Background
Large-subunit ribosomal RNA, domain VI from a metagenome, 253 nucleotides, folded computationally. The RNAcentral record of the full RNA draws on SILVA.
[in-house]
Context: one part of a larger RNA
RNA sequence: CGUAAGAAAUUUGAGUUAAUCUGUCCUUAGUACGAGAGGACCGGGAUGGACGAACCUAUGGUGUACCGGUUAUGGCGCCAGCUGUACCGCCGGGUAGCUAAGUUCGGAAAGGAUAACCGCUGAAAGCAUCUAAGUGGGAAGCCUAUAACAAGAUAAGAUUUCUAUUAAGACAGCUUGUAGACUACGAGCUUGAUAGGUUGGGGGUGUAAUAGCAGUAAUGCUUUGAGCUGACCAAUACUAAUUUGUCGUUUUG
Repeated sequence: CGUAAGAAAUUUGAGUUAAUCUGUCCUUAGUACGAGAGGACCGGGAUGGACGAACCUAUGGUGUACCGGUUAUGGCGCCAGCUGUACCGCCGGGUAGCUAAGUUCGGAAAGGAUAACCGCUGAAAGCAUCUAAGUGGGAAGCCUAUAACAAGAUAAGAUUUCUAUUAAGACAGCUUGUAGACUACGAGCUUGAUAGGUUGGGGGUGUAAUAGCAGUAAUGCUUUGAGCUGACCAAUACUAAUUUGUCGUUUUG
């Protein structure tokens, strides 16, 4: 810009893309077959490999804004207590998120038309012949089917609702995240829980500081599962989303 009014939402599916893999074991059955040795089709069940998708409850990894221990050295006047630097100083753990080696799931089933091939009926050619008329079976392949996208599918589809013009609606701006390079997308903007803060909880770490007691002291015990705590779950307008602006406007008649 188009889809002959302008919008919001829900859709149909022409078409496009992806996937389509396979082993072993048990059973049928030591059956059919075979002198024996050996040893099935068909059918039923179980469990793997490779590949792929989603996810983080559990198992782990990471987790440089969480907690603790500890060395050297500097600082806060000193003690105590903190703090800077040393690869996050080193070390032990670890929430959310991300993640695999982890968990769950997938290629299931079925239909149609066929290839090679196997047939039925059957003449030309009194026989024979799957073919000439007619009519069946038959593949991981083809068309469906499965999953995703999909009306610029210009043949531009459909349905519902809104508006009748200072309109409906959209955008800008701002708070933002399940989204994200930017954009876009999603949740919100006081008629408000969108983010921060606060409060409570969860999870993590592992018994803070102070004080008291015991000991010459190092240290230990009690207060105390304490104190601290990023992303998690809620509640709560305390703070910030203020006020607003722009676009949109005559098809039909």